Annotation
Large-subunit ribosomal RNA, domain II from a Thermoplasmata archaeon, 721 nucleotides, folded computationally. Lineage of the source: Archaea > Methanobacteriati > Thermoplasmatota > Thermoplasmata. The full RNA is in RNAcentral, with records from ENA. The prediction has a mean pLDDT of 83. Its Rfam family is "Bacterial large subunit ribosomal RNA". Rfam links the family to the GO terms ribosome and structural constituent of ribosome.

Context: one part of a larger RNA
């Protein structure tokens, strides 16, 4: 874990509401008494109780049949509409209180019982603490004390005292030897219990077992008998121990202690359907009211999300800072001088530099700044649109969970590095929601709201195999197996003569890029600098000339020249060439721990990406059919109607099944009850019935009452295999 029986909202008392029922300006008896087949149960009892009158603290005083509107219903009327008009509203009158612009009350409806609902008191839905408090039995374990036996193998050392001798005057000392002292010292018994953190660890043992250790003449170990008791004892002190129990023993009571915690709480269908906010709280795992929910009822015409006009209010995102107030770059310029520091002067007083202010120029910021200023929120009208007399909004009365949420979009919200993070507004959904789709697995992602049956038809999301459907069709990219992953669940900054594209711009048959051949000079070694500087360390300045072109030089190079080479030109060649800047897709950046994951096989003019087309596959969604509930119309369980109804946790509220028993009727049974086993049927179900078989005496059904009344679960209780 199984199975079979127990097994948890009851009962009294008084409170309040509904339903039904008597009576009714009154209802009603309670002890208790008499009748009774002394059973039910009738009859008596009017004490008490509530109710008719309030209002005042008391003294005390001491209440309606006026008007007006109007649903519903009656009536008139074709109908628009009118009359009356219980109930119901709006005044008005009255009562009484000086608490007196003001509160309470008044135009009769109660009371009694049954039967359910809920709060209150009781153990009060059951189980479960640790605790507190009392009583009485334990010191055969186990401290420590007290009496009275007992036990300590062997070996070691070798204290005092004595004794012999030596030195010393003495006091005393050395030496030999005897002796035989110790909480000595090695070590058994006995006591004990150090490491191994060994063995065992459902053990041999609820403390053992091997081995190492400590101590073993003492504050030693032990025997039997005795003393100290639970807030109390003992204690070389560990909160040790006090009979496997000790930071307050052990059994009984009180006692069903108390538990805002944990679990657990038993048979159907139907219909509504939450919350996890807000205030208060010694409150923060609880409650208490308000909100939300579910049921009645009252009353009688209005209600409301959107959307659009029109008119108002608002200061946020953002933006600015020649519109303030604070902050803030870098500079001009003019003040201050009672600043600080440096300078000139013999002094007055200059000057220069940080600074202060103000003013320009300049560059910037702000939750606690605004000269601006949305989207949007939001009052009021309207006029659509949508619920509503089949009765909405409102309102009264009972019943209630719930008051721990979490998730995802938005708000370029607010705090945080950052979070599957905290904290707001609104929205969604889960929560309390099933199908489908995201490989499989996933609460809240996409699609889409579930009665019951049957055919069809889309949604997301697919359509090459595992797999249901196009290896479709027109274009384009992309070579990285990039990718084939909507997101959660991966990836940047920054690079790329990868590849496509698109735009500017340049040059180019008067021949362009590239390549290749040839020139690439004279003034001059420009000046200055310098040991030298000659294109080419540095500075300066950078002409002019012959040219087809050639820089007072673009890089190597030299101590310095020299060489080499670029710009520049020209010739071959003979068609495109540079540069720049968006844009797709790729590619580098790119590292994690047992061996690799697009679900997988595998795909490459794709089975990747894109941009379009067309067809199919796919759900409880949409469509027809046909049945059930519901909810309205209806006297009706006869009929209809139903586009808008039938997912549901907590919870409400309605109908119902079973099960013992009672009471009135009415049936069955030895030609076969009841249970039991196996099969048929019939109901949405919880059940119900039939048959046949075993079984051998009881056992249904209808209407009613009353219940110790339904089990899978509680580390539930017994028992059982």
């Nucleotide at each position: 874990g199984c199975c079979a029986g127990g097994g948890a909202g009851u009962u009294c008392c008084g409170a309040u509401c509904a339903g039904c029922g008597g009576c009714g300006a009154g209802g009603u008896u309670a002890a208790g008494c008499a009748a009774g087949u002394c059973a039910a149960u009738u009859g008596c009892g009017u004490a008490g109780c509530c109710g008719u009158a309030g209002c005042g603290a008391a003294a005390g005083c001491a209440a309606a049949a006026g008007u007006c509107c109007g649903c519903a219903a009656u009536c008139c009327g074709c109908a628009a509409g009118g009359a009356u008009g219980a109930g119901g509203g709006a005044c008005u009158a009255g009562g009484u209180g000086u608490g007196u612009u003001c509160g309470c009350c008044u135009g009769g409806a109660g009371u009694c019982g049954c039967u359910g609902g809920u709060g209150g008191g009781a153990g009060a839905c059951c189980c479960g603490a640790a605790g507190c408090c009392g009583g009485c039995a334990g010191a055969u374990c186990u401290a420590u004390c007290c009496c009275u036996g007992g036990g300590u193998a062997g070996g070691u050392u070798g204290a005092a005292g004595c004794c012999c001798u030596c030195c010393g005057a003495a006091a005393g000392g050395g030496g030999g030897g005897u002796g035989g002292a110790g909480g000595a010292c090695c070590g058994a018994a006995c006591c004990g219990g150090u490491g191994c953190u060994g063995a065992c660890g459902u053990g041999c043992a609820a403390a053992u077992c091997g081995u190492u250790c400590g101590g073993a003449u003492g504050a030693c170990c032990u025997g039997g008998g005795g003393a100290u008791a639970g807030g109390g004892g003992u204690g070389a002190a560990a909160g040790g121990c006090c009979a496997a129990u000790c930071u307050a023993g052990g059994c009984c009571g009180g006692g069903a202690a108390u538990g805002g915690c944990u679990g657990g709480u038993u048979c159907c269908u139907c219909c509504c359907g939450a919350a996890a906010c807000u205030a208060c709280u010694c409150g923060c795992a609880g409650g208490u009211a308000g909100a939300c929910c579910c049921u009645g009822c009252c009353a009688g015409a209005g209600g409301g999300u959107g959307u659009c006009u029109g008119u108002g209010a608002u200061g946020u995102a953002g933006a600015g800072u020649g519109a303030c107030u604070g902050a803030u770059u870098a500079g001009g310029u003019g003040c201050u001088u009672a600043g600080g520091g440096c300078u000139c002067g013999a002094a007055a007083g200059g000057g220069c530099u940080c600074g202060g202010c103000a003013u320009c120029u300049u560059a910037u910021c702000a939750a606690a700044c605004u000269c601006c200023g949305a989207a949007g929120u939001u009052g009021c009208a309207g006029a659509c649109c949508u619920c509503g007399u089949a009765g909405a909004a409102g309102g009264c009365a009972g019943g209630a969970g719930u008051g721990a949420g979490g998730g995802c979009c938005a708000c370029a919200g607010g705090g945080g590095u950052a979070a599957g993070c905290c904290c707001g507004u609104g929205g969604u959904g889960c929560g309390a929601a099933a199908g489908g789709g995201a490989a499989u697995g996933c609460a809240a992602c996409c699609c889409a709201g579930c009665c019951c049956u049957g055919a069809g038809u889309u949604a997301a999301g697919g359509u090459c195999c595992c797999u249901a459907a196009a290896u479709a069709c027109u274009g384009g990219c992309u070579a990285a197996g990039u990718g084939u992953u909507a997101u959660g669940a991966g990836a940047a900054a920054g690079g790329g003569c990868g590849u496509c594209u698109c735009a500017u711009g340049a040059c180019u048959a008067a021949g362009a890029c590239a390549a290749c051949u040839g020139g690439g000079a004279g003034g001059u070694u420009g000046g200055c600098u310098u040991a030298g500087a000659g294109g080419c360390a540095g500075c300066c300045a950078u002409c002019c000339u012959u040219u087809a072109a050639a820089g007072a030089g673009u890089g190597c190079g030299u101590a310095a020249c020299a060489g080499c080479u670029c710009a520049c030109c020209a010739g071959u060649c003979g068609a495109g060439u540079c540069a720049u800047g968006g844009g797709g897709c790729c590619c580098c950046g790119a590292a994690a721990a047992u061996g690799a994951a697009c679900g997988g096989g595998g795909c490459u003019a794709a089975a990747g990406c894109u941009a379009g087309u067309u067809a199919c596959c796919g759900a409880u969604a949409c469509u027809c059919a046909g049945g059930a509930g519901c909810a309205c119309c209806g006297c009706a369980u006869a009929g209809g109607u139903g586009a808008u109804c039938u997912g549901g946790u907590a919870g409400g509220g309605a109908g119902g099944u079973g099960u013992c028993g009672c009471g009135u009727g009415u049936g069955g049974g030895u030609a076969g009850a009841a249970g039991u086993a196996a099969g048929g049927g019939c109901g949405u179900g919880a059940g119900c019935u039939c048959u046949u078989a075993u079984g051998g005496a009881c056992c249904g059904c209808a209407c009613g009452c009353g219940a110790a009344u339904a089990c899978g679960g509680a580390u539930c209780c017994u028992g059982g295999g």